[in-house]
Context: one part of a larger RNA
This record gives sequence, C1' cells and structure tokens, in this order.
RNA sequence: UUGGGUUUAAAGGGUCCGCAGGCGGAUUAUUAAGUCAGUGGUGAAAUGCUGUCGCUUAACGAUAGCACUGCCAUUGAUACUGGUAAUCUUGAGUAUAGUUGAGGUGGGCGGAAUAAGUCAUGUAGCGGUGAAAUGCAUAGAUAUGACUUAGAACACCAAUUGCGAAGGCAGCUCACUAAACUAUUACUGACGCUGAGGGACGAAAGCGUGGGGAGCGAACAGGAUUAGAUACCCUGGUAGUCCACGCCGUAAACGAUGAUCACUCGCUGUUGGCGAUAUACUGUCAGCGGCCAAGCGAAAGCAUUAAGUGAUCCACCUGGGGAGUACGCUCGCAAGAGUGAAACUC
Repeated sequence: UUGGGUUUAAAGGGUCCGCAGGCGGAUUAUUAAGUCAGUGGUGAAAUGCUGUCGCUUAACGAUAGCACUGCCAUUGAUACUGGUAAUCUUGAGUAUAGUUGAGGUGGGCGGAAUAAGUCAUGUAGCGGUGAAAUGCAUAGAUAUGACUUAGAACACCAAUUGCGAAGGCAGCUCACUAAACUAUUACUGACGCUGAGGGACGAAAGCGUGGGGAGCGAACAGGAUUAGAUACCCUGGUAGUCCACGCCGUAAACGAUGAUCACUCGCUGUUGGCGAUAUACUGUCAGCGGCCAAGCGAAAGCAUUAAGUGAUCCACCUGGGGAGUACGCUCGCAAGAGUGAAACUC
C1' cells in the first nucleotide's frame, strides 16, 4: 500500500459556518471528454514466459513465438459518467397563517435567606464536635424585635420536561434578536450533501486593566485527631468566585457513538402542532424517553434517536513503555496550547 477498523479493546476532530476539492434528483435532445470495440503505428536490445536446439547434464547459450498489461493516431458504438441546451417537482429554499420554548443580548423590578451597622428588650453564656479546643462574649455576646446598607443566588413550580450547533440556558418584566415545528402546496426550480486548509463560537480554572466583595473559599494561620497528619474534622481567612473590557482555547468538551440521505417488526409513556370529533377509540408530522423482533455484536448490549442494511464526504487508528515527552516551528503577557518524533526497552 491493499485489506481491516474507530460505544467499552488503538481509533470520531469540543461544536458549527464555509473557499477549494469529492459526491450528487427526474425527463428529453445533442456532443462524444471518460468508457467500450476495430484497425494502424510505436512499445530498442538484453531480461521474462512457452516451444525447439547446442555445449556429456545443469547453470549457460542460440533460435522462433508470446508477453511488454503502455502511449499515439484513426474509424465506429452511446447504456452509464461528464459537457451543452431545454423541461419537471419529489431534494433544498421562499411565501402566507399560526404555535412553542430556562435559545441569545441589554435594561428595569421583586421577595426569602445571609452578613454588617444603629436602636430597643434581656443576661451569661454562645459557637463547634465523635469528644473537644482554638474562636466570640459583662467594653453586654448568643437570642428576640424594628430600621438601614451590601453583594450574590433565584426555594416551591420542576419532570426520563423544554430550548440551543456545541459549550450551555431557570425569580418576574420590557425592548431588540435568532431558531424550530405545524398547516396551505402558493412561488423558485437541484439552487443540494460533505468539507482538507481557513474562520467563528467554546465549561471551569488561569492571566491583564479597572471596579465590586455578602456568603463560600485554594494558599495560609490556629485548634484537634494521630506513631506522625504538610490531610480528612473545627475556628478564622487571602486570591478567586461577581461586573466591564481584553486574552487563554483546554475538559470524562461523553451518547466515551462525525455529518447527511434512503430502507428495515411491534408495544408503551410524554412535549409541541395539525386533522377528526360519535367524547369511545384513533390518524398524522416533528422531538424526548422506556421495552422488545429481525439483524448486528467478542460479549455487555444496540435495535426507525441503530452499534441493522446501503450510499457520499470528512476525521482518526495500526503492540506496551519511552511520550503527548524532546527538538524545531506557529500561537500566547504568562501559565501554557497546537503540531509531534527517535534512541533504548519489554
């Protein structure tokens, strides 16, 4: 390389958009580039294969044929692929009407809780634990009531629920904005799928500048525990967590399952539409779940949301360790990220 694979054995890119490229619905006509057939030329010799012959045989050699799977020219064929022209509607999109939702961005508002402050009541403990101690408290704590201030998060509703490409999204409300679904089948008429490079987005932590700082809380300090205890438990507590702007670009970024299309038994629950309502059942489209048949699978299991049966395109794998390391390069303020070996060893 061919072949084989990628849920869990090595292996699906974190996600989407998209240039090039690859692939691409139905009908007709034309062309003849691919494709197929014929003919001609060329494809040096040696080598190769087959036959015959020559050295006693073999190796070796001679000779004849074939092969040299290719290329060029020419004459034809036209099913398929391609090109051109025309048409079509089922793929894709648009329109009209409606529906849905924690989809996104910005603003406003709300109550509970917590903490702090002030005032009042009130007196000796509070707090914490397995038990304690550190800690707080007669300079009046804890508890109770009133008022004020602050920041962060939104109990119940809440669900195998919903929305989003993924990350993710939850108090109420306003503005702006994106999407999906359903019905009509009105319009366009293949406008499509995938997508190396590239671009955008991308939890948490971390970084820069400026704010903010209630609670929680790496580091740190103290108290315990213990043989020790750089921990688990307790009392404190800085960065951080929050906001704005700018970086970082990684996660068990998981369904450990790439995207799109078609096909393949059923049962059941549920979300959003539509249809029909005889108020019994039941149909249909799009999602989200459970169970199972064929089939698949090493098994566990998957099973119309496939890991089944096929098609197209991309990504990735090729024994363990060394190693996601070294070196080089690119990116980054840094932390580091991306790309990514070998010696050696089993």
The part of an RNA shown here (small-subunit ribosomal RNA, central domain) has 346 nucleotides and comes from a metagenome. Rfam family: Bacterial small subunit ribosomal RNA. Gene Ontology terms of the family: structural constituent of ribosome and ribosome.